[in-house]
RNA sequence: GGGCUGGUAGUUCAACCUGGUAGAACGCUCCGCUGGCAGCGGAGAGGCUGCGGGUUCAAAUCCCGCCCAGUCCA
Numbered sequence: 001g002g003g004c005u006g007g008u009a010g011u012u013c014a015a016c017c018u019g020g021u022a023g024a025a026c027g028c029u030c031c032g033c034u035g036g037c038a039g040c041g042g043a044g045a046g047g048c049u050g051c052g053g054g055u056u057c058a059a060a061u062c063c064c065g066c067c068c069a070g071u072c073c074a
Base pairs, nucleotide, nucleotide: 001073002072003071004070005069006068007067010026011025012024013023020057028044029043030042031041032040033039050066051065052064053063054062
């Protein structure tokens, strides 16, 4: 330098192919069951999706450029 894969909540991941208000688990906060703990159940907070631009009525999703990580080639 080139190819491929990935970047989304505090963490690990889904949703992308097929555009339509972004979800799960764990963690965190509160409430209940208990004398208390553990455990279980319920509720809540938390991300405008790596950055910039384009297409579109509408972009996490499609297109272009860039950054970062992994991997392969040179």